[in-house]
The RNA shown here (Bacterial RNase P class A) has 322 nucleotides and comes from a Christensenellales bacterium. The source organism's lineage runs through Bacteria, Bacillati, Bacillota, Clostridia and Christensenellales. Rfam family: Bacterial RNase P class A. Rfam classes the family as a ribozyme. The RNAcentral record of the sequence draws on ENA.
C1' cells in the first nucleotide's frame, strides 16, 4: 500500500431570534425514525361467536440443538452448493401408497429388442440377449477378469450408491470399520401423502356520562342456562354529535454483575422519554459543511425495501520492504 470479507455505528453541527403541540399556576420543561415506510409474519388488547372442546373445509409451515410471549424471527450445528482464502447462499420431510408429467428425437422415458450379436428354421419368422451402435438432459451403477451359444451382478476384484450392523455425537449427522450383490429414471415453489401450527374482524377495534326514541313496569326484563334470591326503574336502538377513557409505566429503557460459543436470560441499581382527532415537532439569519432515504397516529418482536456522505473494529488474499 492493494484487492476484498464480515460487523457494529453516524447520518449535518454550533450560536440567536421568532412560532407550534402536550404538560405545568407560573416560571419552564419535553417534542420523529433508522427505518417512523411496506403492511409481509408473530403477539397484547378489544368485539363478534354463549362458554369449552372436538371434527371438517380451507390455509401456512418442513434438516437437528437451543432462544422467544410467540413467530414464518434470532443463535449455533448438520447435510448441500459457490470461494485460492476471509466468508456466502440453500423452502433442505415423503418419489418400492396412488395419480399425472417427461417436448423433440428414439424401438423403448420404466421395465425397453431399432440395428447389432447368438440359437432354432429352407424362408417367412420365433427365442435369448442390454457387451457394441443409434436417439436424448437422462436408457436400467462404472472399469477389469472370468464366465456363456451370445450375453448379464450371472461369478469375482476395486470404485460409486443404498440398507443393516458397530463405533462417535443430545440430534441432524459423521466414520480409509463391517456385513450384505441390495442396485427399478427424474419431477412433490405437480395432485397427493405423513407431521405440526392456525376461530373471524381490527383503535373509524371498543367502553361509556350526558342526551333522543321506543317497550315494559311490581311482574316482566336484567343480574346466571335452571331454582331460590336481589333490583324502582330496567331494556332495546340511535349516532364521524361530541367531553372522557382506550393512549403512552411497557414481554419497557439503561448501567452493573453473573451464567451462556452465541441468540439470549437471572439478580441489583437507576430512568420515564411525542401523544393530536384538521392532526404539533417548523422558519429566519451567521460561520462550517453544503449532500441521502424518508416524517409518528393502538402499542410491541421480527422481516422486507430505501438511503449522498462518513467512522470503527476484527480478518483474508497479494506485493515490496525489515
Nucleotide at each position: 500500500c492493494g484487492a476484498g470479507u464480515u460487523a457494529a455505528c453516524c447520518g449535518g453541527a454550533u450560536a440567536a431570534u421568532c412560532g407550534c403541540a402536550u404538560c405545568g399556576a407560573a416560571a419552564g420543561a419535553u417534542g420523529a425514525g433508522g427505518a417512523a415506510a411496506g403492511u409481509c409474519c408473530g403477539a397484547g388488547c378489544a368485539c363478534c361467536g354463549c362458554a369449552g372442546g372436538g371434527c371438517a373445509a380451507g390455509g401456512g409451515c418442513g434438516g437437528c440443538g437451543g432462544g422467544u410471549a410467540a413467530c414464518g424471527c434470532c443463535c449455533g450445528c448438520u447435510g448441500g452448493a459457490g470461494g485460492c482464502g476471509a466468508c456466502u447462499c440453500u423452502a433442505a420431510g415423503g418419489a418400492a401408497a396412488g395419480u399425472g408429467c417427461a417436448a423433440c428425437a428414439g424401438a423403448a422415458a420404466u421395465a425397453a429388442a431399432c440395428c447389432g450379436c447368438g440359437g432354432c428354421g429352407c424362408a417367412a419368422g420365433c427365442c435369448g440377449u442390454a457387451a457394441g451402435g443409434g436417439u436424448g438432459g437422462a436408457a436400467a451403477g462404472g472399469u477389469g477378469c472370468g464366465g456363456u451359444a451370445a450375453g448379464a451382478g450371472c461369478g469375482c476384484a476395486c470404485c460409486g450408491g443404498c440398507a443393516g450392523u458397530u463405533c462417535g455425537g443430545c440430534g441432524a449427522c459423521g466414520a480409509a470399520a463391517u456385513u450384505g450383490g441390495c442396485c427399478g429414471u427424474g419431477u412433490a415453489a405437480a395432485c397427493c401423502c405423513c407431521g405440526c401450527c392456525c376461530g373471524g374482524u381490527g383503535c373509524a377495534a371498543g367502553a361509556g356520562a350526558a342526551g333522543a326514541a321506543g317497550a315494559c313496569g311490581a311482574a316482566a326484563a336484567g343480574c346466571u342456562g335452571c331454582c331460590c334470591g336481589c333490583c324502582a326503574g330496567u331494556c332495546u336502538u340511535c349516532a364521524a354529535a361530541a367531553a372522557u377513557c382506550g393512549c403512552g409505566c411497557g414481554a419497557g429503557c439503561u448501567u452493573g454483575u453473573a451464567g451462556g460459543c452465541a441468540a439470549c436470560u437471572g439478580c441489583a441499581g437507576g430512568c420515564c422519554a411525542a401523544g393530536a382527532u384538521a392532526g404539533a415537532u417548523g422558519a429566519u439569519u451567521a460561520u462550517c459543511a453544503a449532500a441521502a432515504c424518508a416524517g409518528a397516529a393502538c402499542u410491541c418482536g421480527g422481516c422486507u425495501u430505501a438511503c449522498a456522505g462518513g467512522u470503527u473494529a476484527a480478518c483474508u488474499c497479494g506485493u515490496c520492504a525489515a